Description
This is a predicted structure of a 73-nucleotide RNA (transfer RNA) from Candidatus Psychracetigena formicireducens.
RNA sequence: GGGCCGUUAGCUCAGUCGGCAGAGCACUUGCCUUUUAAGCAAGGGGUCGAAGGUUCGAGUCCUUCACGGCUCA
Numbered sequence: 001g002g003g004c005c006g007u008u009a010g011c012u013c014a015g016u017c018g019g020c021a022g023a024g025c026a027c028u029u030g031c032c033u034u035u036u037a038a039g040c041a042a043g044g045g046g047u048c049g050a051a052g053g054u055u056c057g058a059g060u061c062c063u064u065c066a067c068g069g070c071u072c073a
Base pairs, nucleotide, nucleotide: 001072002071003070004069005068006067007066010025011024012023013022019056027043028042029041030040031039049065050064051063052062053061
């Protein structure tokens, strides 16, 4: 330098054919308990890597770039 894959919540990851951004764990509050843990209930938390394009509408499609990984030379 070429090719491919990945980037979504604090962490690990879903998100189908373009149509309300989600789960588990973690965190906060309450209940329970002598207390903690466990359990139960509720809640907060998002520039979907960046910029641009297509579209009525983009996490999803297209282009460029950044970062990480694999691979070829």

Its Rfam family is "tRNA". The family's RNA type in Rfam is transfer RNA. Rfam links the family to the GO term triplet codon-amino acid adaptor activity.
Its mean pLDDT, the model's own confidence on a scale to 100, is 81.